A computed fold for a 470-nucleotide part of an RNA from an uncultured bacterium, annotated as small-subunit ribosomal RNA, 3' major domain.
[in-house]
Context: one part of a larger RNA
RNA sequence: UGACGGGGGCCCGCACAAGCGGUGGAGUAUGUGGUUUAAUUCGAUGAUACGCGAGGAACCUUACCAGGGUUUGACAUUGCAGGCGAGUCAUGAGAGAUUAUGAUGCCCGUUCCGGGGCCUGUAACAGGUGCUGCAUGGCUGUCGUCAGCUCGUGCCGUGAGGUGUUGGGUUAAGUCCCGCAACGAGCGCAACCCCUAUUUCCAGUUACCAGCAGGUAAAGCCGGGGACUCUGGAGAGACUGCCGGUGACAAACCGGAGGAAGGUGGGGAUGACGUCAAGUCAUCAUGGCCCUUAUGUCCUGGGCUACACACGUACUACAAUGGCCGGUACAGAGCGAGGCGAAGCCGCGAGGCGGAGCAAACCGCAGAAAGCCGGUCACAGUUCGGAUUGGAGUCUGAAACCCGACUCCAUGAAGGUGGAAUCGCUAGUAAUCGCGCAUCAGCAUGGCGCGGUGAAUACGUUCCCGGGCC
Numbered sequence: 001u002g003a004c005g006g007g008g009g010c011c012c013g014c015a016c017a018a019g020c021g022g023u024g025g026a027g028u029a030u031g032u033g034g035u036u037u038a039a040u041u042c043g044a045u046g047a048u049a050c051g052c053g054a055g056g057a058a059c060c061u062u063a064c065c066a067g068g069g070u071u072u073g074a075c076a077u078u079g080c081a082g083g084c085g086a087g088u089c090a091u092g093a094g095a096g097a098u099u100a101u102g103a104u105g106c107c108c109g110u111u112c113c114g115g116g117g118c119c120u121g122u123a124a125c126a127g128g129u130g131c132u133g134c135a136u137g138g139c140u141g142u143c144g145u146c147a148g149c150u151c152g153u154g155c156c157g158u159g160a161g162g163u164g165u166u167g168g169g170u171u172a173a174g175u176c177c178c179g180c181a182a183c184g185a186g187c188g189c190a191a192c193c194c195c196u197a198u199u200u201c202c203a204g205u206u207a208c209c210a211g212c213a214g215g216u217a218a219a220g221c222c223g224g225g226g227a228c229u230c231u232g233g234a235g236a237g238a239c240u241g242c243c244g245g246u247g248a249c250a251a252a253c254c255g256g257a258g259g260a261a262g263g264u265g266g267g268g269a270u271g272a273c274g275u276c277a278a279g280u281c282a283u284c285a286u287g288g289c290c291c292u293u294a295u296g297u298c299c300u301g302g303g304c305u306a307c308a309c310a311c312g313u314a315c316u317a318c319a320a321u322g323g324c325c326g327g328u329a330c331a332g333a334g335c336g337a338g339g340c341g342a343a344g345c346c347g348c349g350a351g352g353c354g355g356a357g358c359a360a361a362c363c364g365c366a367g368a369a370a371g372c373c374g375g376u377c378a379c380a381g382u383u384c385g386g387a388u389u390g391g392a393g394u395c396u397g398a399a400a401c402c403c404g405a406c407u408c409c410a411u412g413a414a415g416g417u418g419g420a421a422u423c424g425c426u427a428g429u430a431a432u433c434g435c436g437c438a439u440c441a442g443c444a445u446g447g448c449g450c451g452g453u454g455a456a457u458a459c460g461u462u463c464c465c466g467g468g469c470c
Base pairs, nucleotide, nucleotide: 008470009469010468011467012466013465015461016460019425020424021423022422023421026316027315028314029313030312031311032310033309034307035306042053043052064302065301066300067299068298069297070296073125077124078123079122080121081120082119083118084117087104088103089102090101091100092099093098107115108114109113127291128290130289131288132287136285137284138280139279140278141276143274148187149186150185151184152183153182154163155162156161167178168177169176193268194267195266196265198236199235200234201233202232203231204230208225209224212223214221239262242256243255244254245253246252318418322377323376324375325374326373327372328371334365335364336363339358340357344353345352346351384415389410390409391408392407393406394405395404431453432452433451434450435449436448437447
């Protein structure tokens, strides 16, 4: 000077408390440990690993294993020598990689030679998801969106260092005010940026339809309109600005008015100096080391999907605030040309036939669901619950055996609200309901977004956890 204390003071945070819903019990999904295996590729491991890298493992991916091939190589540049059958198609062999035979056939300027391309040999070299994240860059997690971390000059101290940054108030904040051997400044805070809440102006097509007029079974359907909704560009608006009170005459706080919005309006982006030799050599880059007929590379098949167990994260439930059946209403944000695919017809259905329209405020995905109205079930392992299994199918794809998703019929398991313990959330939040997107041939209970319905509680800071100042 820090750090630490079952030392003190002050103060924060879903930290506790007050509430609501969960996890821990069941079944399944998924990740991990362990075990197994020829291989179950590798990494991530308290908080800060475990629906994580992976925003899609049937082949591919793929890094692993078995087997079959190959050695200037799957890929790059160059030198030397030689050759011109590059490529495509067919047939044969083979699991394929590959290989044999046959056919076809040669890019450009064409100056008759040159350039490109390919093959063979040779030499440099290529290649490595091999090791080291404790050699590194870059990127990232975390403390923490916590309010801190420092510097210049001056002053104090022999010095390390202190002061400033402490103190009195105040704030979400080292935010601001006052005081002070300090005076200033930088990185952070805040603001500037984006979305959202109100309004004005401008502009109206593919959006809209008040008045006028036409028209229909109905419909902005047509003429038209520029009002409204909406779209998207430019402004306005909120600043403790105004009033009262408290305060130190300050900063500020409390209450009020006006206002769509009030004291940071709500949300996002934004992460100081640093900490954890934190994570990543498997995104990429890179030093060193190692392999070089193999630790490179090609292929077929298998594996990453195993299963006595253990843990994490989720989904679905255990029902009547519910299940089932019929009718009926209202979103937002997205995506679409090798795509989205309407109407109509076929099928109980997944889906098939079909092909209108649409590079999309135009057409399509696309009937949102919970909700509302009516009916039924009557507390039962049930008309709850849907695992599991049998059968029959659909779709994608060369190909669903290992190992896809979905549909129909049958089957109907555990499960009676879950021990110790433990998690999230303070408002359009929790809870609950559906919709979309990325990845993607196909595959979502995961991830990222979107809207619908819409609560309860906070006395308080003694205690647990983390943090700030003295």
RNAcentral holds the full RNA, with entries from ENA. It matches the Rfam family "Bacterial small subunit ribosomal RNA".